[in-house]
RNA sequence: CGAGACCCCCGGGCGGUCGCCGCCGCGCUUCGGCGCGGGGGAGGAAAGUCCGGGCUCCACAGGGCACGGUGCUGGCCAACCGCCAGGCGUCGCGAGGCGACGGACAGUGCCACAGAGACGAGAGCGCCUAUGGCCCUACGGGGCACAGGCAAGGGUGAAAAGGUGCGGUAAGAGCGCACCAGGCCCUCUGGCGACAGGGGGUGCUGGAAAACCCCACCGGGAGCAAGGCCAAAUAGGGGGACACCGGCUCCGGCCGGAGCGGCGGCCCGUCCGCGUCCCCGGGUAGGCUGCUUGAGCCCGCUGGCAACGGCGGGCCUAGAGAGAUGACCGCCCCCUCGGUGCGCCGAGGGACAGGACCCGGCUUAUAGGGGGUCUCGACGC
Numbered sequence: 001c002g003a004g005a006c007c008c009c010c011g012g013g014c015g016g017u018c019g020c021c022g023c024c025g026c027g028c029u030u031c032g033g034c035g036c037g038g039g040g041g042a043g044g045a046a047a048g049u050c051c052g053g054g055c056u057c058c059a060c061a062g063g064g065c066a067c068g069g070u071g072c073u074g075g076c077c078a079a080c081c082g083c084c085a086g087g088c089g090u091c092g093c094g095a096g097g098c099g100a101c102g103g104a105c106a107g108u109g110c111c112a113c114a115g116a117g118a119c120g121a122g123a124g125c126g127c128c129u130a131u132g133g134c135c136c137u138a139c140g141g142g143g144c145a146c147a148g149g150c151a152a153g154g155g156u157g158a159a160a161a162g163g164u165g166c167g168g169u170a171a172g173a174g175c176g177c178a179c180c181a182g183g184c185c186c187u188c189u190g191g192c193g194a195c196a197g198g199g200g201g202u203g204c205u206g207g208a209a210a211a212c213c214c215c216a217c218c219g220g221g222a223g224c225a226a227g228g229c230c231a232a233a234u235a236g237g238g239g240g241a242c243a244c245c246g247g248c249u250c251c252g253g254c255c256g257g258a259g260c261g262g263c264g265g266c267c268c269g270u271c272c273g274c275g276u277c278c279c280c281g282g283g284u285a286g287g288c289u290g291c292u293u294g295a296g297c298c299c300g301c302u303g304g305c306a307a308c309g310g311c312g313g314g315c316c317u318a319g320a321g322a323g324a325u326g327a328c329c330g331c332c333c334c335c336u337c338g339g340u341g342c343g344c345c346g347a348g349g350g351a352c353a354g355g356a357c358c359c360g361g362c363u364u365a366u367a368g369g370g371g372g373u374c375u376c377g378a379c380g381c
Stems, first nucleotide, its partner, number of pairs: 001377010012332007020041002023038006043352001047363002050361005055223004067219005072086005087101001088099004102214002107212002110207002125153001126150003131147002133144004162180006181205002183202008227289004237280006244257005259274004296315008333350007
C1' cells in the first nucleotide's frame, strides 16, 4: 500500500422567532383555570412483541396425565430460547464465521427422481457347472445358466451394507486373517467438566429425531384496557317521612274528583302526564392513582481471560392519555452535481425511525462518519 476479519463509538452543531407537554416559583382567579419568569422534554434501535423477569389481580393440599418449551460443558445473571469462556463438528490459507450440538440398539413410520434393490437388501446386465436336471462323449471329460447359488464387476442414485490386500471358494462374501477409518465395551492418563490421548477386547458398520417418539430438565392463568380510590345526571335497588274527598273492592288496589306539572305570563277551558320529598348502597360517564428512584446512570479503585461482581464518590435524567418533543430563518458541517479567474460560487440532498407500566436480551431497519486489535499478500528499510 492492497485485500479482509472482529469489536466499539457517533449518527448533525450553534443562534433566533413562533408553538406543544409536564415540573418549580410569583401574581390573579368566577377555583374551571389564566398570565409572567425559570428549568426539563425520545432511540440505538423508542420498532417487531419473539424470549426472560419485576409489578398487579385471579386460582392453588399433594401427585399424575395432557400441552408447550429447552437440550455439549463450565461460569455469569433476578431470570432467559441471553451473554462469556471452553469442547466437538464444519467452512475459510488465515484473522475468524456458523452449528436446536441428548437418543437411530425402545418402538412406529420415511428416504423424491432414477434404479433389480433405499435397509428383515437386491438379481436387470453379470459371475458360478460344486449340487440336481438336460445334451454330447473316445468314459478322461466337455457343454447348457433350466432348478438354484452369488454380492465380487458394470449400471442407477445424494446415499447401494466400511476400505485395501491376502487366504478361501464352483463363483463369492468380515466367511477367515493382516492393516487402515469409525462405533461399542473394559481400562489407564490429563481435565471441575464437555472431551482429548493411550492400551486391551468385540466383525459391531446407510441417512434423517427442524418425522412421530423416548429420555432429562423447566413451565398455573391473565395482563397497566393489570389493579386501587373518589364519584355525577338518568334509570333500577333498599329505607324513612308526608300523601285531600267520594264510590267500589277479592283488601292487593281500581275508578272519578281535587292537587301538581305542561299547553310562552295570569284566569277559564281543554288535552296530556304524574305519588312527592329526603337518606343509604352498587355500577356507569368523568376524575385521581398505579407513573417513573430503578436488577438506574456517570467517575475512580479493585477481583476475574471474559461475561460479570465488590467498594467508594457524585447525579436525578420524558411521563403524554387520542396521546407533547414541531415548524421556519441564518451561519457552519457532510455528500452529490454544475461552473471556475483554483481563492471559491450556485443548485439539490442529509438514513432508519419515534416512548406509553418498567427492566434484561434477541431479531429486524439504518444515509454517512470515526476509533481499536488482528489476518493474508506485495514492496521498502
A computed fold for a 381-nucleotide RNA from a Chloroflexota bacterium, annotated as Bacterial RNase P class A. Its mean pLDDT, the model's own confidence on a scale to 100, is 77. The organism belongs to Chloroflexota, within Bacteria. The gene name in the source record is rnpB. Its Rfam family is "Bacterial RNase P class A". The family's RNA type in Rfam is ribozyme. From the family's description: Ribonuclease P (RNase P) is a ubiquitous endoribonuclease, found in archaea, bacteria and eukarya as well as chloroplasts and mitochondria.